[in-house]
C1' cells in the first nucleotide's frame, strides 16, 4: 500500500398459507385475547439426508432440498437472502 472470507451496527427491498370453528373472558357495539380442533405456510431458529469436500478406516463439514419440533397463516412485528453505507478484522498482492 492493496485491502478478501467472515463478524457487527444503520438503511432499502423481502414470500408464502383459514380474518376457520368450538367454548371461555373483555366489551354499548364492532371486534379482540386465551385453550381446544380441523386445515395450510417455510425465508427467525432447530433437526435430517445428499451433491460436493476432507479423512487411512473410524468419521467430520455441508444447501434455498426434506421435516415442519419451535415459528407463522387481515394487518402489525418477525422474516432466509439481496442492495448501500459505517465499524472491526487482516487474507492476497
Nucleotide at each position: 500500500a492493496u485491502g478478501a472470507u467472515c463478524c457487527c451496527c444503520g438503511u432499502g427491498g423481502g414470500a408464502g398459507a383459514g380474518c376457520g370453528u368450538g367454548g371461555c373472558c373483555g366489551g354499548u357495539g364492532a371486534c379482540g385475547g386465551c385453550c381446544g380442533c380441523c386445515g395450510c405456510c417455510g425465508a427467525a431458529g432447530g433437526a435430517g439426508c445428499a451433491a460436493c469436500c476432507g479423512c487411512c478406516c473410524c468419521u467430520g463439514g455441508a444447501a434455498a432440498c426434506u421435516c415442519u419440533c419451535a415459528g407463522g397463516c387481515c394487518a402489525a412485528a418477525g422474516g432466509a437472502c439481496c442492495g448501500c453505507g459505517g465499524g472491526g478484522g487482516g487474507a492476497u498482492g
Predicted 3D model of a 93-nucleotide RNA (Glycine riboswitch aptamer) from a Pseudomonadota bacterium.